This is a predicted structure of a 71-nucleotide RNA (transfer RNA) from a Planctomycetota bacterium.
The RNAcentral record of the sequence draws on ENA.
This record gives sequence, C1' cells and structure tokens, in this order.
RNA sequence: UGCCCUGUCGUCUAAUGGUAGGAUACCUGGCUCUGAACCAGGUGGUCUAGGUUCGAAUCCUAGCGGGGCAA
Repeated sequence: UGCCCUGUCGUCUAAUGGUAGGAUACCUGGCUCUGAACCAGGUGGUCUAGGUUCGAAUCCUAGCGGGGCAA
C1' cells in the first nucleotide's frame, strides 16, 4: 500500500427487514451467626455518519477500531 473478515450491555452470545433477548458480572432484597452458594427482582447495549425502505442490529456507501493474507 492492496485485498479479505469482523464490530450488539463490563464480558460471552442470540435476534426471517417488524417491541433488541439470554447467560455472566454489577446493584437491591430474601436466606445465613457472617460470608460463599442458592432464590427473587433491577440497571445497562446494536462502532460513527449518511443512503435505501412504511419500517434497518440486519441491505448499500464512506469513515473509525480489531484480526488475517500478500508485498
């Protein structure tokens, strides 16, 4: 420098173009002499900017970040 892949809560992982869900972590409560474990509840997310569409996490373009290949 070129090409390819990839980007969703702190982490991991779902979601035929139609209300973004689960696990874990965290917080609160219960249980316990205390803690862990266990039980119940709660907060929190689509990399950015445009485009297509009645409707975009999903399709398209550009950018940014990460990974790989070639030189």

Taxonomically the source falls in Planctomycetota (Bacteria, Pseudomonadati). Rfam family: tRNA. Rfam classes the family as a transfer RNA.